[in-house]
Notes
Transfer RNA from a Planctomycetota bacterium, 82 nucleotides, folded computationally.

This record gives sequence, C1' cells and structure tokens, in this order.
RNA sequence: GCGGUGGUGGCGGAAUUGGCAGACGCGCUGGGUUUAGGACCCAGUCCCGAAAGGGGUGGAGGUUCGAGUCCUCUCCGCCGCA
Repeated sequence: GCGGUGGUGGCGGAAUUGGCAGACGCGCUGGGUUUAGGACCCAGUCCCGAAAGGGGUGGAGGUUCGAGUCCUCUCCGCCGCA
C1' cells in the first nucleotide's frame, strides 16, 4: 500500500429486513435478610432538563419520513496479502 473484520453506558455484550438504542449479564447505589460478611430477595443505575422534550452507537458529512444498521471520507484495534 491492498483486502477483510471490528469500535455501542463503568465492564462484557445484544439489537431480525433501516422502524422503542442502551436488551441480558457483571459491577455499582439504596433497602430487606444476617451477630457480621457472603449468598439470596426487592428497587434503581447513559447525559441535560422542574416537566415537556432534547442529546447520545470512534469522529465528520450524506441518503431517507426514519440510520447502531446503507453510502463517502477519516481515526484506532485485529487478521490476511504484497
């Protein structure tokens, strides 16, 4: 340099054909239980906002009524070829 593949909350990791983004698990917070802790059970857990609502999938654009998903450029990781 060329080709392929991936990047989503604190972490792992889903999202079918373009149609509710943060499922599920871990972690964390509060409570219950316990002499205490662990385990277990209940509730909560992206950001702004009083609410309505808005923003958010590596970054910047584009297509579309609608984009994590499609297109272009770009950054980074991994694999292959040269």
Model confidence (mean pLDDT): 80 of 100. Its Rfam family is "tRNA". It is annotated as a transfer RNA.